[in-house]
Context: one part of a larger RNA
RNA sequence: UCCAGGGAGUUACUGUUUAUCGCGAGUUUAAGCACGGUCUGUCGUGCGGAGGCGAAGGGAAACCGAGUCCUAACUGGGCGUUUUAGCGGUAAGUAGUAGACCCGAAGCGAGUCGAUCUACCCAUGGCCAGGGUGAAACCACUGUAAGAGGUGGUGAAGGCCCGAACCGUUGUACGUUGAAAAGUGCUCGGAUGAGCUGUGGGUCGGAGUGAAAGGCUAAUCAAGACUCGUGAUAGCUGGUUCUCCCCGAAAUAGUUUUAGGACUAGCCUCAGGUAAAUGGACUUGAGAGGUAGAGCACAGGAUGGGCUAGGGCUUCAAUAUGAGGUACCAACCCCAAUCUAACUCCGAAUGCUCAAGCACCUUAUCCUGGGAGUUAGACUGGCAGGGCUAAGCUUGUUGGUCGAGAGGGAAAGAGCCCAGACCGUCAGCUAAGGUCCCUAAGAGCAAGCUAAGUGGUAAAGGAUGUGAAGCCACAGAGACAGCCGGGAUGUUGGCUUAGAGGCAGCCAUCAUUUAAAGAGUUCGUAAUAGAUCACCGGUCGAGUGACUUCGCGCCGAAGAUGAUCGGGGCUCAAGCUUGCCACCGAAGCUACGGAUUCGUGCUUUCUUCGGAAAGCAUGUCUGGUAGGGGAGCAUCCUGUAUGCACUGAAGGUGUAUCGUAAGGUAUGCUGGAGCGUACAGAAGCGCGUAUCCUGGA
Numbered sequence: 001u002c003c004a005g006g007g008a009g010u011u012a013c014u015g016u017u018u019a020u021c022g023c024g025a026g027u028u029u030a031a032g033c034a035c036g037g038u039c040u041g042u043c044g045u046g047c048g049g050a051g052g053c054g055a056a057g058g059g060a061a062a063c064c065g066a067g068u069c070c071u072a073a074c075u076g077g078g079c080g081u082u083u084u085a086g087c088g089g090u091a092a093g094u095a096g097u098a099g100a101c102c103c104g105a106a107g108c109g110a111g112u113c114g115a116u117c118u119a120c121c122c123a124u125g126g127c128c129a130g131g132g133u134g135a136a137a138c139c140a141c142u143g144u145a146a147g148a149g150g151u152g153g154u155g156a157a158g159g160c161c162c163g164a165a166c167c168g169u170u171g172u173a174c175g176u177u178g179a180a181a182a183g184u185g186c187u188c189g190g191a192u193g194a195g196c197u198g199u200g201g202g203u204c205g206g207a208g209u210g211a212a213a214g215g216c217u218a219a220u221c222a223a224g225a226c227u228c229g230u231g232a233u234a235g236c237u238g239g240u241u242c243u244c245c246c247c248g249a250a251a252u253a254g255u256u257u258u259a260g261g262a263c264u265a266g267c268c269u270c271a272g273g274u275a276a277a278u279g280g281a282c283u284u285g286a287g288a289g290g291u292a293g294a295g296c297a298c299a300g301g302a303u304g305g306g307c308u309a310g311g312g313c314u315u316c317a318a319u320a321u322g323a324g325g326u327a328c329c330a331a332c333c334c335c336a337a338u339c340u341a342a343c344u345c346c347g348a349a350u351g352c353u354c355a356a357g358c359a360c361c362u363u364a365u366c367c368u369g370g371g372a373g374u375u376a377g378a379c380u381g382g383c384a385g386g387g388c389u390a391a392g393c394u395u396g397u398u399g400g401u402c403g404a405g406a407g408g409g410a411a412a413g414a415g416c417c418c419a420g421a422c423c424g425u426c427a428g429c430u431a432a433g434g435u436c437c438c439u440a441a442g443a444g445c446a447a448g449c450u451a452a453g454u455g456g457u458a459a460a461g462g463a464u465g466u467g468a469a470g471c472c473a474c475a476g477a478g479a480c481a482g483c484c485g486g487g488a489u490g491u492u493g494g495c496u497u498a499g500a501g502g503c504a505g506c507c508a509u510c511a512u513u514u515a516a517a518g519a520g521u522u523c524g525u526a527a528u529a530g531a532u533c534a535c536c537g538g539u540c541g542a543g544u545g546a547c548u549u550c551g552c553g554c555c556g557a558a559g560a561u562g563a564u565c566g567g568g569g570c571u572c573a574a575g576c577u578u579g580c581c582a583c584c585g586a587a588g589c590u591a592c593g594g595a596u597u598c599g600u601g602c603u604u605u606c607u608u609c610g611g612a613a614a615g616c617a618u619g620u621c622u623g624g625u626a627g628g629g630g631a632g633c634a635u636c637c638u639g640u641a642u643g644c645a646c647u648g649a650a651g652g653u654g655u656a657u658c659g660u661a662a663g664g665u666a667u668g669c670u671g672g673a674g675c676g677u678a679c680a681g682a683a684g685c686g687c688g689u690a691u692c693c694u695g696g697a
Stems, first nucleotide, its partner, number of pairs: 001697006011098013026053003032047006057064002067079004101239002104236001108229006119203009128193001130162003133158001137154006166190003171186004205221001207217003242632006252265005266374002268371006278364001279361002282357006293346001294344002299340003303336004310329002312326005377402010407418003422594004427590003433584003436568003442581001444580006455570001461555002465552006472545003482539005488512003493507003518533001522531002595622001598619009633686001635683001637681008651670008
């Protein structure tokens, strides 16, 4: 992992609601007793009115009573009466108390058992190869006044040294479903001691023992194990078993030792009630308001100018509170032009409230009661706060979708676009989006644009890309470009400079001759020279040049495994812009057939006369998680009635068939003795998931 079997809302009592039955101003017996049946568990019938609930309430109570209480007392107020229904049984929903749907803690308490492991202690035994070092003391000699001291020898000490057994376990490798629930190899520490060890004995659960690590106390220790209390508790996790039909949420508010829980409200469902109406959409009317925008009248900020206090600097004066100047700073005021969530002289659209109308929807609204679930939301469009006008960020609000929504499109995609799936059909029309091939449908039509594979990522900025429009200038009295020629004189202008001759720099930039020619555009020289330009003539013969706006392109453009628009591939496109026609395209719409919900109408049958069921017609409905409601299928057992079976029951395994489904029926083979059907009743009543339990593979 798979298979088989087992496996989870039960039972009792007490409330409450609904349905139904009996009796009804009443209703009902409990314990117990008697009789009868009996499988000896108990069942049925009768008796039993003790008691309970109800028919009256008010008050704390005494007490009073359709009233009563408050009060000294109500003209007052509270709770009642006037409005009559209960009691008992059964079933279902739900609540409470119990283990209360099932499994699951770590734990807490009580008692009992453990020191054959291990900690420490007691008693009594055992063990420590070999080698080394050589303390004290003593002896001899020496030494001293005597000592001390010195030398040699003897001697044998030591939590001494090296190193086996033995005890330990430093490092490392292996091992890690191991050879082993702690080991093996190599290496390493102690090894006469606070040593190691045998046997027997002692101390234990808030207790022992501990050279102290919270260590050890039988593979278990921040409180042993076992049994019991015990089904401890678990706001937590997991699981919770057949079918179909109707409706269908929430992820919000308030409070919470509260935030992943709970309670109340909101939103869902079911039943009953209200039928005047209510609700929704739309139109009209009346309102409240200070947003968007706008504005600067207020508040605050901020810019330029004017005017002019004040200040700075400065001149004259120096006696002064002096007189002047000012290209400095600058209040108030004036002019102009502005900014603001916590500014407003103004001020919408929407939205909101109320009312009326209404030809639209047609109960959607409201009330009472039973049952819930939800209170982790997500993205996307609008408007805002926080943040960086960052985030698949975060917090509101207003729509949508997902959540709980399938289908088509976006290559692929919860939240985007289209569209809401009752079932069937080898029928049709469309939406979004598409129509060269993959791939259903146009290599569609008309007119343009793009050359970048732009399309098929991105900015500031840059550019004789290209198309369109506009505007200005020149041009047949010949423009623009090219070619030929001229491009001069005063003069080498003055200054500066070593030099400065158009051309380092500074100043000036005139005049003449001319068709025209700058006191010179660029290169060049040490400076000249030289080349060239502006400008003019000739040649040539038709457009040329500058600027502005718009369309589509170009550069700017670097990423991590190989490339790509989904791919192939596409260039008067199969790209982009504009217009047009056709087609494809979904579970949308239509057509045909069928089923279902809720109404309405008709018919038939039954009826406790309330109604119920069936059929037909017609309208309508049928996505769905949590969840509410309804109707059924199947299993074991019981009762009543009635059947089948050795001419083959149940069970097993095939086939056919019926039903919307759970399922049913028939039959072949197998099997070999029990089993159905109808109507009631009663449950140990349905398995795929619980790291579920047991067994098997």
Molecule: large-subunit ribosomal RNA, domain II
Organism: Methanolinea sp. SDB